[in-house]
A computed fold for a 314-nucleotide RNA from an uncultured Pseudomonadota bacterium, annotated as Bacterial RNase P class A. The coordinates come from a structure-prediction model, not an experiment, and the mean pLDDT is 77.
RNA sequence: GAAGCAGGCCGGACGGUCGCCGUAUCGCAGUUCGCGGUGCGGAGGAAAGUCGGGACUCCACAGGGCAGCGUAGCGGGUAACUCCCGUCCGCCGCGAGGCGCGGAUCAGAGGAACAGAGACGAGUCCGUCGGGCAACUGGCGGGGUGAAACGGCCAAUCUCUACGCGGAGCAACACCAAAUAGGCAGACGACGACGCGGCCCGCCGAGUCUGCGGGUAGGUGGCUAGAGCGGCGCGGCAACGCGCCGCCCAGAGGAAUGAUCGUCGUAUCGCCGCGAGGCGAUAACAGAAUCCCGCUUACAGGCUUGCUUCACAU
Numbered sequence: 001g002a003a004g005c006a007g008g009c010c011g012g013a014c015g016g017u018c019g020c021c022g023u024a025u026c027g028c029a030g031u032u033c034g035c036g037g038u039g040c041g042g043a044g045g046a047a048a049g050u051c052g053g054g055a056c057u058c059c060a061c062a063g064g065g066c067a068g069c070g071u072a073g074c075g076g077g078u079a080a081c082u083c084c085c086g087u088c089c090g091c092c093g094c095g096a097g098g099c100g101c102g103g104a105u106c107a108g109a110g111g112a113a114c115a116g117a118g119a120c121g122a123g124u125c126c127g128u129c130g131g132g133c134a135a136c137u138g139g140c141g142g143g144g145u146g147a148a149a150c151g152g153c154c155a156a157u158c159u160c161u162a163c164g165c166g167g168a169g170c171a172a173c174a175c176c177a178a179a180u181a182g183g184c185a186g187a188c189g190a191c192g193a194c195g196c197g198g199c200c201c202g203c204c205g206a207g208u209c210u211g212c213g214g215g216u217a218g219g220u221g222g223c224u225a226g227a228g229c230g231g232c233g234c235g236g237c238a239a240c241g242c243g244c245c246g247c248c249c250a251g252a253g254g255a256a257u258g259a260u261c262g263u264c265g266u267a268u269c270g271c272c273g274c275g276a277g278g279c280g281a282u283a284a285c286a287g288a289a290u291c292c293c294g295c296u297u298a299c300a301g302g303c304u305u306g307c308u309u310c311a312c313a314u
Stems, first nucleotide, its partner, number of pairs: 001310010012264007020042009044285001048296002051294005056169004068165005073087005088102001089100004103160002108158002110154002125143002127140005173221004183212006192204001194202002228247008266283007
């Protein structure tokens, strides 16, 4: 210098104007909510796919077993995992490294393309040895086919073994609670209905009034201080753990986080310039919805660490 391998990090910066959501405080109004001023906070590394695991909530649940589903070398990490770390084995790569569908086939079942006479509880194509007149028959450290020829293979076919697994999900769940309709209870209730006619009485009764309760609309909580983030130290090969110090970092919900302007910066393209450079245009994937740990997928461009192979120079 070229070509690669494995990781880590960033993913525009600052400011002005007009808005939106949350919150603290002050003022007005006034208790029903609200209006205004000021301060502070306001999307991501994946907020995505909703794939694995958990927290939390409700429902179900004596104990044990069967079925079903998942996981699978060995050891470790973690709240947990199909995740992560270390390591063995196998395969691929010159290598740095990458990938793995890596438990069990003397418990049982099933399967094996092509070639080959024969492919799973057999078989005799060739050769050879023996028997037989022959057809044929008995044997074999042999030949041939094939990945494999009674000795084995496949468990990503069923199966067996070990371990794990109840269901639904924040639209969970809890609380407050209109209008309308309907429900329950009480009171009243027509010259009404029933008790064969009448009166009394009982009972029913359209309707009126009062009270109660459930659900809906609507509102509130759940809701964000947490398996949290940063720094330092210690233990460990590592994943990770422990200790100390510091920090508070969105909480919307028919769903805020936007629009625009200025200055600077990066990359690409175009034009101009001998050149340093100047001018213009464009800028990735993508938008929280209870929260967390992972995995996977998308991504303009940039920074950075360790390592490998080759070439050249010393």